[in-house]
């Protein structure tokens, strides 16, 4: 010092440039129970920063970060 690869709710992942960003699970209300547990139903809560291309960017371009593998 070179090249790769990963970054999305608390967490684990999904998303052909048309998205109001989807699921699971946590977590919090209910309903069920004599109580809990299960099982169901709602509520909350995500795109790593910073630019640029586009009518439109989680997707594509440059740059930075961070973590990881690979090499001189």
């Nucleotide at each position: 010092g070179g090249g790769g690869g990963u970054a999305u709710g608390g967490u684990g992942a999904a998303a052909u440039g048309g998205c109001u960003a989807u699921c699971a699970u946590u977590a919090c209300g209910g309903u069920c129970u004599c109580c809990a547990a299960a099982a169901c139903c709602g509520u909350c809560g995500u795109u790593u920063c910073a630019g640029g291309u586009u009518c439109g960017a989680g997707u594509c371009c440059u740059g930075a970060u961070a973590c990881c593998c690979c090499u001189g």
About this RNA:
Predicted 3D model of a 72-nucleotide RNA (transfer RNA) from a Candidatus Anderseniibacteriota bacterium. The organism belongs to Candidatus Anderseniibacteriota, within Bacteria. Its mean pLDDT, the model's own confidence on a scale to 100, is 83. The sequence is in RNAcentral, with records from ENA.